[in-house]
RNA sequence: CAAUUCUUGUCGGGGUGCUGUGCCUGUGGGUACGGCUGAGAUCAUUUGUUGGAACCCGUGGACCUGAUCCGGAUAAUACCGGCGUAGGCAACGAGAGUCGUCACUGC
Numbered sequence: 001c002a003a004u005u006c007u008u009g010u011c012g013g014g015g016u017g018c019u020g021u022g023c024c025u026g027u028g029g030g031u032a033c034g035g036c037u038g039a040g041a042u043c044a045u046u047u048g049u050u051g052g053a054a055c056c057c058g059u060g061g062a063c064c065u066g067a068u069c070c071g072g073a074u075a076a077u078a079c080c081g082g083c084g085u086a087g088g089c090a091a092c093g094a095g096a097g098u099c100g101u102c103a104c105u106g107c
Stems, first nucleotide, its partner, number of pairs: 001100001005096006011058004017036008042052003063088003069082004
């Protein structure tokens, strides 16, 4: 000096699906109670989005695109895998300090 890591300050990015039964219905859908996977499937709202809570992530990268994709499962679904060493994508500072690196000195 110091990757990772821990603490802290001020911030930022993201996803929110599939489905059973009952009721309502203009058969588009809404609603109550459930089921599946998961860290997370939530609340409000003008039903189009936007804002919040929780959760995850901030380049060792969540998530998105490809995708109305392909293969395998399932009641069904990004449920699992491929695609994927793909392309895109959001952070700076302070303190501590490890793996380690460099310099000097002594033997």